[in-house]
RNA sequence: AGAGAGAGCUAAGGGAACGCUGGCGAUCGAAAGAUUGCCGGAGGAAAGUCCGGACUCCAAAGGGUAGGCUACUGAGGAAAUCUCAGCGGGGGCGACCUCGGGAAAGUGCAACAGAGAGCAGACCGCCGAUGGCGGAUCCGCGAAGUCUACGGACUUCGUUCGGUCCGAUCAGGCAAGGCUGAAACGGUGGUGUAAGAGACCACCAGCGCCUCAGGUGACUGGGGCGGCUUGGUAAACCCUAGCCGGAGCAAGGCCAAAUAGGAAGGCGUUUGAAGGCGACCCGCCUGAUGCCUUCGGGUAGGCUGCAUAGACAGAUGUUCCCUCACGACAGAAUCCGGCUUACCGGCUCUCUCGCCCA
RNA sequence: GCGGGAAUAGCUCAGCGGUAGAGCACUGCCUUGCCAAGGCAGGGGUCGGGAGUUCGAAUCUCCUUUCCCGCU
Repeated sequence: AGAGAGAGCUAAGGGAACGCUGGCGAUCGAAAGAUUGCCGGAGGAAAGUCCGGACUCCAAAGGGUAGGCUACUGAGGAAAUCUCAGCGGGGGCGACCUCGGGAAAGUGCAACAGAGAGCAGACCGCCGAUGGCGGAUCCGCGAAGUCUACGGACUUCGUUCGGUCCGAUCAGGCAAGGCUGAAACGGUGGUGUAAGAGACCACCAGCGCCUCAGGUGACUGGGGCGGCUUGGUAAACCCUAGCCGGAGCAAGGCCAAAUAGGAAGGCGUUUGAAGGCGACCCGCCUGAUGCCUUCGGGUAGGCUGCAUAGACAGAUGUUCCCUCACGACAGAAUCCGGCUUACCGGCUCUCUCGCCCA
Repeated sequence: GCGGGAAUAGCUCAGCGGUAGAGCACUGCCUUGCCAAGGCAGGGGUCGGGAGUUCGAAUCUCCUUUCCCGCU
């Protein structure tokens, strides 16, 4: 000096004037209020509302089913799709990044291509062991003829039968190689065979069980045995383990105001109308001039909840001057802990890779 | 503020793991003296956007943008 990795900080600075909002005071005023002084007044994400809680109500929050969420290990934490450290798989030369229960419990899915897609399959290919078929006629066998030393020999024909050989035609055997695909039922070498194959053997990879050592643990390393290989997908259903009652500050509380227990119809009072436990069932509770439906009316305002920013027409702004690196994303609405997303740039620390110089 | 839902062709909608369709609209040809209607043929899609899961995503998961609905 270049290319990167991780963590953190910051979010233009200074001044003047005029405003806005909350609190406390001073002066004037009988009060309402007016004037004025001092102090406080957006963010790292205030955002998305994605998680978890505080708080509040539903009855004091029951049982089961359904449903939802989470998922390697240890620690922290009120809890969490949280944080830190570690373990294992994958990626990167590396700093480092990223993913995380179970697929030998069951069900499902895998288009197109391809012979075959799940306890698979035979298109090309390999084979000719086995049984047919066709052929040859070498051997056997049979018939006829010729020769003969009478033992047989030779020639021709047949072959229904047996053997041999050839063909790869039918059945069959095989899965080594090719082909298709995202994925084809361990890999390499040998033995073996008609050809082959975990069919058998050696080594390697992987799985299960037993065992030894290390570690709190996930797990790691070593030894032995076994069947010879049991594929993918659970952000498909599902299984295992754990957690979850519902609603949300427009929750709720208090005060004030209003009103007619109005009219019609229906159900019901212990043989229970109706309502509540905010998915369903059980169970439980309340329950009588009561409940439901329709019609016709009334009220709909304030305080609190609410915060050392803080309201309910809802504040944090405008103008001017100077400097610079010329200014991004964006603005509270019950509060808090996280995650995620948006963001012009600037700065700091630690580390990695290759190059150059000494 | 709190709680739900939707986005697919120019418009209105299907499709919910296997390579995207229907109706209307549009373009060309036929028919007609011309137009409409009708017939035949054709074009038009980053499935709102970005990541991930999977062999494969419009569809499943997460983030994001816009729009709609309910609650005093």
Overview
Model confidence (mean pLDDT): 77 of 100. Predicted 3D model of RNase P RNA and transfer RNA as a complex of 430 nucleotides. Rfam match: Bacterial RNase P class A. Rfam links the family to the GO terms tRNA processing, dimeric ribonuclease P complex and ribonuclease P activity. It is annotated as a ribozyme.